[in-house]
RNA sequence: GAGUUAUACAGAAGAGGCGAGAGACCAGGCUCCCUGACCCUCUGGCAACCACGCAACCCUGCGAACGGUGCCAAUACCUGAUCCCGGCUAUCCGGGAGAUUAUAAUUG
Numbered sequence: 001g002a003g004u005u006a007u008a009c010a011g012a013a014g015a016g017g018c019g020a021g022a023g024a025c026c027a028g029g030c031u032c033c034c035u036g037a038c039c040c041u042c043u044g045g046c047a048a049c050c051a052c053g054c055a056a057c058c059c060u061g062c063g064a065a066c067g068g069u070g071c072c073a074a075u076a077c078c079u080g081a082u083c084c085c086g087g088c089u090a091u092c093c094g095g096g097a098g099a100u101u102a103u104a105a106u107u108g
Base pairs, nucleotide, nucleotide: 002107003106004105005104006103007102008101013043014042015041016040017039021032022031023030026080027079028078029077044072045071046070049068050067052063053062054061055060076100082097083096084095085094086093087092
C1' cells in the first nucleotide's frame, strides 16, 4: 500500500514546545484559532477492538483494565458529490441504503 469483518449521535484534561492555519479528499456551509488553534512531547484521563480471567460451546455473555493499540471540540461538525422511499410540486423537506474516511483485528 491492497482486501475482509466489526464499530463510528456516548465518553475523556493540564502543562511545555512550535507559530498560522485547522476541522480526511472535492464543493457549499458552519465552527475552532495569536486570549496561541492544528501538530509534537510529558503527565493525566476516556473507552474496551486484540490479548487476560470466568462461564458457555452455534452465536456469545460477564469481569478486570497490568499488556498491544486507539481516542480526549462540535453526530466522521452538517450537507452534497450515488441510489431508493415518502412529503405542502419542489434546485425544497424528511427518512433509508450505498460510497468514502477513521480505528481495531485479520488475510495473502
SAM riboswitch aptamer (S box leader) from a Lentimicrobiaceae bacterium, 108 nucleotides, folded computationally. The model forms 85% of the base pairs in the Rfam consensus. The coordinates come from a structure-prediction model, not an experiment, and the mean pLDDT is 85.